[in-house]
């Protein structure tokens, strides 16, 4: 200098002017005015986990359901974190993953013989067989006939003048014994440890030696996961549990729009008092008339209750922040001191200008790493609170690893 | 603020103990008709919302993200 790994911090500062929210003080009868102080985040986000808090439900236990899963620890709790263990990836710094397929069930497409006890090719054993003749036709092919056959090769023996003769055997081929084998081939993501030997008809952990893995027992170190050593055992038949499931542990439900209090207008509900032959309705449209309305189940007034809008509480002092110190490898915990640090609700926390600091881009000048000019500077935004995780994002610093060059 | 659901062809939807994606309508070509519709035959069209993981293999299982919709004063 280049490429990486892990972690920490930061999220501009100051001033002036104009605003917004909360609170305190002053003036004022009130309305209002003035002043002081405080006023977003590392993620306030996603709402993925865990708690506090509130209400509802609840003898106790089981079934069912959900979540988690190496070990030890931290914590109010956690699926979070710390330190380790094992495996995998990486040259390394380092990162990622983690119970159980020897309880049972299920799945493993295509290909392949077979996806869990399977045999396609193959290897081996036993048995049987292995050959032409005639007819038609000019000939061959095709076709037909005969117990049959649709492919044979070599060697030897016997008989005979002469064979497409008889017989034995070897190799090969076909069929059968749905015989034996699992070494090899090929398929697949995955095929029953590896190498060599013995053995066998051929083979095979069938047996032996070495190597790899597993199991049981003993032992050493460690709190433990686990690691090291020893003895024995041929035990070596896959994968999938982010498939059902098994084992262990934990979990009641809903969420501040929880919950409690105060409480308009209108319309319902209840009580008391007062009112009366009216209103209204029917007799098919109108008037008269008649009937119903009829003592309350109607009307008015007052009061009460529930409860809506609205308001208040919950609401921000808390597993709080900062500093120091002690314990611990660490997460964290103990002790002491100091401090009060947003509470909005059609929802405040903003805007403008100036100076300074830093990063990036660009232009100019030269002394080549300095000076000057210009531009630009993220993600995002509280809503009951807290501990985590995840995601988005600016800048800087420390440590470590690998490579290259120079001294 | 809190709690849920969905995302597959241009549109509406299937697909499920993981095995290589389909239907209807729409589109294109041909047949049929004097011509059109209907009908028949054939065809094209897919980042299975995105990223990562588990697995031999993911639309499906697990996690994170994005978008859309619904419910609770």
């Nucleotide at each position: 200098c280049g490429g990486g790994a892990a972690g920490a911090u930061u999220a501009g500062a100051u001033g002036u002017c104009c605003g917004c929210u909360g609170u305190c003080c002053c003036u004022g009868a009130a309305a209002a005015g003035g002043g002081g102080c405080a006023g977003a985040g590392g993620a306030a986000a996603g709402u993925c986990c865990g708690g506090a808090c509130a209400c509802c439900a609840c003898a106790g236990g089981g079934c069912g359901g959900g979540a988690u899963a190496c070990u030890u620890c931290c914590u109010a709790a956690c699926g979070g974190g710390a330190a380790g263990c094992u495996g995998c990836a990486g040259c390394a710094a380092u990162g990622c993953a983690g119970a159980g397929c020897c309880a049972g069930c299920u799945c493993c497409a295509c290909a392949g013989a077979a996806a869990c006890a399977a045999a396609c090719c193959g290897c081996c054993g036993g048995g049987c067989g292995c050959c032409c003749u005639c007819c038609u036709u000019u000939u061959u092919a095709c076709g037909g006939u005969g117990c049959c056959g649709u492919u044979g090769a070599g060697a030897g023996a016997c008989c005979g003048c002469a064979g497409c003769g008889u017989u034995u055997u070897u190799c090969g081929c076909g069929c059968c014994c749905u015989g034996g084998c699992a070494a090899g081939g090929g398929u697949g993501a995955a095929a029953u440890g590896g190498u060599g030997g013995u053995g066998u008809a051929a083979g095979a952990g069938a047996c032996c030696a070495c190597c790899g893995g597993g199991g049981a027992c003993c032992u050493u170190g460690g709190u433990g996961a686990c690691a090291g050593g020893g003895u024995c055992u041929g035990c070596c038949a896959g994968g999938a549990a982010a498939g059902c499931c098994u084992u262990a542990u934990c979990c009641g439900g809903u969420g501040c729009a929880a919950u409690g209090c105060c409480a308009a207008a209108u319309a319902g509900g209840g009580a008391a008092g007062c009112c009366c032959a009216a209103a209204g309705c029917g007799c098919g449209g109108c008037c008269c008339g008649c009937g119903c309305g009829a003592a309350a189940u109607g009307g008015c007034u007052u009061c009460c209750g529930g409860g809506u809008a609205g308001g208040c509480a919950g609401c921000u002092c808390g597993a709080g922040g900062c500093c120091g110190u002690c314990u611990g490898u660490g997460a964290a915990g103990g002790c002491g001191g100091u401090u009060c640090c947003a509470g909005a609700u059609g929802a405040a926390u903003g805007g403008a200008c100036a100076u300074c600091a830093g990063g990036c881009c660009u232009c100019c000048g030269c002394u080549u790493g300095c000076g000057g000019g210009g531009g630009u500077c993220a993600c995002a935004g509280a809503a009951u609170c807290c501990g985590g995780c995840u995601u988005a994002u600016u800048a800087u610093c420390c440590u470590c690893c690998c490579g290259u060059g120079g001294g | 603020g809190c709690u849920c659901a969905a995302g597959u062809a241009g549109c509406u939807c299937a697909g499920c103990a993981g095995g290589u994606a389909g239907a209807g309508c729409a589109c294109c070509u041909c047949c049929u008709u004097g011509g059109u519709a209907a009908g028949g035959a054939g065809g094209a069209g897919g980042u299975c919302a995105u990223c990562g993981g588990u697995u031999c293999g993911a639309g499906u299982c697990c996690g994170a993200u994005c978008u859309u919709g619904a419910g609770c004063u």